[in-house]
Molecule: c-di-GMP-I riboswitch aptamer
Organism: uncultured Pseudomonadota bacterium
RNA sequence: CCAGAGCAAGGGCAUACCCGUCGUGAGGCGGGGACGCAAAGCUUCCGGUCUGGAGCGAAUGGCUCGAGAUAGCGGGGUUGCCGAA
Numbered sequence: 001c002c003a004g005a006g007c008a009a010g011g012g013c014a015u016a017c018c019c020g021u022c023g024u025g026a027g028g029c030g031g032g033g034a035c036g037c038a039a040a041g042c043u044u045c046c047g048g049u050c051u052g053g054a055g056c057g058a059a060u061g062g063c064u065c066g067a068g069a070u071a072g073c074g075g076g077g078u079u080g081c082c083g084a085a
Base pairs, nucleotide, nucleotide: 012037013036017032018031019030020029021028022027035072041078042077043076045075046074047073048070049069050068051067053065054064055063056062
């Protein structure tokens, strides 16, 4: 230097719920809080789920169009920490 690599050490994120705030809503953000996470960093490209709006329809259901939410639903893309024997 290369490979390898943990039930080690250090550091990181933060579910439910509560408070505040923004949004019609799904939800977002800030604080508290930890269920979990090795990409629970970033990205809606694909599928899923969810929420408004419009249309078709007698109509619940359903179908179509378009706008959103979810990266902690999965896949893809992209960047990336420590590390012994």